Transfer RNA from Trichonephila inaurata madagascariensis, 73 nucleotides, folded computationally.
RNA sequence: GUCCCUGUAGCGCAAUCGAUAGUGCGUUGGGCUUCUAAUCCAAAGGUUGUACGUUCGAAUCCUAUCUGGGAUG
Numbered sequence: 001g002u003c004c005c006u007g008u009a010g011c012g013c014a015a016u017c018g019a020u021a022g023u024g025c026g027u028u029g030g031g032c033u034u035c036u037a038a039u040c041c042a043a044a045g046g047u048u049g050u051a052c053g054u055u056c057g058a059a060u061c062c063u064a065u066c067u068g069g070g071a072u073g
Base pairs, nucleotide, nucleotide: 001072002071003070004069005068007066010025011024012023013022027043028042029041030040031039049065050064051063053061
């Protein structure tokens, strides 16, 4: 240089063919308990790496670019 994969909540990851952005852990509040742990309930937390485009509608499709990883010479 060329090619492939990856990026989504504080962390690890889902979201099948474009139509409600979610699970677990963690955090916060509450229940239970004499207290703690465990357990149960609830809540908060997201410009889906960035920009542009296509579309009635984009995490998803196109293009460019950035981060991390890999293949090749």

Its mean pLDDT, the model's own confidence on a scale to 100, is 81. Rfam family: tRNA. It is annotated as a transfer RNA.